Description:
Predicted 3D model of RNase P RNA and transfer RNA as a complex of 469 nucleotides. Its mean pLDDT, the model's own confidence on a scale to 100, is 76. It holds a member of the Rfam family "Bacterial RNase P class A".
Formats: sequence, structure tokens, C1' cells
RNA sequence: AGAGAAGGCUGGAUGGUCGCCGGCGUGAGGCAACUCACGCGGGAGGAAAGUCCGGGCUCCGCAGGGCAGGGUGCUGGCUAACGGCCAGGGGGGGCAACCCCACGGACCAGUGCCACAGAAAGCAAACCGCCGUCUCGGAAACGGGGCGGUAAGGGUGAAACGGUGAGGUAAGAGCUCACCAGCGGCGUGGGUGACCACGCCGGCUCGGUAAACCCCACUCGGAGCAAGGCCAAAUAGGAGAGCAAUCCCGGUCUCACGAUCGGGUGAAGCGCGGCCCGCGUGGCGCUCUCGGGUAAGGCCGCUGGAGGCGCCGGGCAACCGGCGUCGUAGAGAAAUGACCGUCUCCCUGGGCAUUCCCCAGGUGACAGGACCCGGCUUACAGGCCCUCUCUGGCG
RNA sequence: GCUGGCGUGGCGCAGCCUGGUAGCGCAAGCGAUUUGUAAUCGCUAGGUCGUGGGUUCGAAUCCCACCGCCAGCU
Repeated sequence: AGAGAAGGCUGGAUGGUCGCCGGCGUGAGGCAACUCACGCGGGAGGAAAGUCCGGGCUCCGCAGGGCAGGGUGCUGGCUAACGGCCAGGGGGGGCAACCCCACGGACCAGUGCCACAGAAAGCAAACCGCCGUCUCGGAAACGGGGCGGUAAGGGUGAAACGGUGAGGUAAGAGCUCACCAGCGGCGUGGGUGACCACGCCGGCUCGGUAAACCCCACUCGGAGCAAGGCCAAAUAGGAGAGCAAUCCCGGUCUCACGAUCGGGUGAAGCGCGGCCCGCGUGGCGCUCUCGGGUAAGGCCGCUGGAGGCGCCGGGCAACCGGCGUCGUAGAGAAAUGACCGUCUCCCUGGGCAUUCCCCAGGUGACAGGACCCGGCUUACAGGCCCUCUCUGGCG
Repeated sequence: GCUGGCGUGGCGCAGCCUGGUAGCGCAAGCGAUUUGUAAUCGCUAGGUCGUGGGUUCGAAUCCCACCGCCAGCU
């Protein structure tokens, strides 16, 4: 110098004029609600977005059991929780820095699929070839046919049941042996663990697909601030239907039968937003249906929260603990904008022959709160900082 | 706020669940028929399967992310 890799920060500053939103204060008007004027201080983000996960909060009965269904899937840790983050293991890519991985199970739970091609695609298979034998033709070489052996060679395919060498054989074959690769079992050592290293043995060696069904492990109740609560207004004491049967215990009246009261058992319905069990409620109060009325009203929830920043300590890290300090949108279909000046960043052109310097012009993105947080993903003009790798040149 | 579905020639749709050569109707072009046109008959062309990535031998189909459109509930 060129080509890359990883991480972090920032997302214009300032002044003036005119505006917008809500808050506080003062003054004026008004019986009041409120209105107007002035002043003070405040007013979007790193993603506020997509709504893809997780939680807080609120209500639905305690949020119970089973089935169904959804989600996640190497190990350890962090966390309120997570499908997130950190560290590690294994696999893959790259010369390297480094990056990527939905990474449980396809040998003992089972099923399905593997098009076309190919002889054969899953409890393997004989098309060509090779070999043996029988037979026919032929003088022979050889050729044709039948039966059998053979997975070493050819050919097909994404994938064809280990690789190399030697022995062996009619030809061959883990058929046998040596080495190597892979799988399984056992043992030793290391690690919390995933796993790693070494040794011995084994049959030689039974494909892929679970982001196909499925199995295993863990996990998940439902709804969402239009949650939910209070007030105001309106109607009314609206209409209809339904709410089983029996038994037990005790009290009162009665000679007794019986009546009545209280308690228990308990059906339908309703609630537990898939189903069942279970639970709760269940005769003057509930449930269902119909009809009618009010309401685009007010207040709370509403922003101080797993909060930001700094220092110290623990930890490889994510993160945790302690101390100090800061506090400034919160409404309603919804405000934060426009213009001008100065400075700054970048680009272009010029003044000079490069930097520096000066002048002129231009550009500045993605996008906007709506209960609140932790993540992920996606969009983004530019600018800044730090670390590392490879190659080349010079010293 | 919550939830569901769709995207395939110019247009309207199949195919996706169960992965294996992308098809149907209308429209378009050419030819035949007719004096000519329409209708009819025959032939032909035309496809990033919304975009990107992944799983797989192989993806329109399965999975993930994004873009656009439509619908429902309160």
C1' cells in the first nucleotide's frame, strides 16, 4: 500500500423569528365550569418499526389432574423469563484473522418415502462381463443355448453394503491376514458436563430422510390498558321461560299421622374461552331469551422502573453486589415543525503543482411514542475509535 | 390491540396437505373456413411460482426471515 476479519460509539451544534402539544405560576373576565393574556421550564429512537419471542401489571374462581394441541431440543452458566445472552464441546467453511450450524433419537419402538435412470433402492440384486459344468455346431480356434457360482471389473444414479496390499480360488468374495478408516462393547485417565485421550475385544461393516409421521426429555391455563376500577348520565319495580327427585340429622307443634324451620346430600343451568374429570355456585335469588334506554362523557390505571450514568468489588464472560448521583413526553386519533444566519461533517468544481489553506455550490438517511420492560429481526445518508489476519514493497 | 388467509403466463384459477418434467379456461399470434367479420377448428409462443436464506440428492410444495395485499373479532 492492497485485500479482508471482529467489536464499539455517534445519528449534527448554536443563535434569531414565527408556530404546535401538554404542565406550573401570575393577572383579567365569569356565580361556576371555564376562557384569554403574559412569564417560566419541558417535549421521540437506536431502532420508538415488524409484532417474532419472553415477562411485569390487570381481570377471568385456586390457576388443580388427565387427554388433545403448541413450542423448544449438544453441555454448563446468566436472568423475572425467554426460542435471548455468555463460556465450552462436536461438526462444517476459509491460507489466516474469523465465520456458520433446528446439533436429542434412523442399530433393539414402529410406519412411510427415495422420482427418472438402473439388473437391483432396503429382511438386497445377476444386465454386460468373469468362471465351472452339460449340450449343439465346427477339423480346430471359437460360437449359440440350458443350469449353477461370483459383487473383483463395466455401466446407472444424489446414494449400490469399507480402502490398499498379500494370500487364497475354477473365477471370486473379510473367505483369511497386515495396516488404515468407521461402528459397537469393556476398561483406565482427564473434565461438573457435553466430550476428549489411550488400551483391549468383536462381527468385519445393516444407506439416507424425523425443517415426513412418530418416540423421548423439558415447557406452556385464557385474555389483553378498548385489561380493569370509580363517577356521571339514562331506564324500571320491563316481558317471557327455567331452576329434578329422594334421603338423612336436629329443633318446635301434635297422643300419633303429619306440618313447619334449620343444616346436609344434590340435578338442570352458569363459571373455570378445546374436551373430560374435579371444583365453585345453585329456590325470592340466579340463569337464558326478547325488547327498551344511555354512551363516541369525565377521573384513575399512566409512568420511578428487573431505570440511566460514574466508581469499587466478585466472575474468563454474560451477569451480580455495594456506594454515590440524575430525573424533564405522557394527552385526545394523537404535538416536537418551517425559514434565516454562523460553525461543523461529506461530495463536486475552482484558486496553485500534492497535503495544508481559501472561495462557490450541493447533500445529510432510516424513520416517529400511545401501559411498561428484556431480547430478536428488519431499515439506515454518513462520520469516528480500537484490535487482528493475509499478500506485496521499502528500511 | 388480537387473529387468520393469500401472492403461480396479460387476467381468473388448479397443483402445495402426501417434495420428483408447472397445467386449465379466457385473452394474444399464425393458419384454415367466409365475399368479408364474428363464431368454430388446428397449431404456436409466453412462467425470477412475491423476495432472500436454510433442510434435502432434489423445493411452487417443508422451515425461517422479510415485502405486498385481503379479511375477521373487540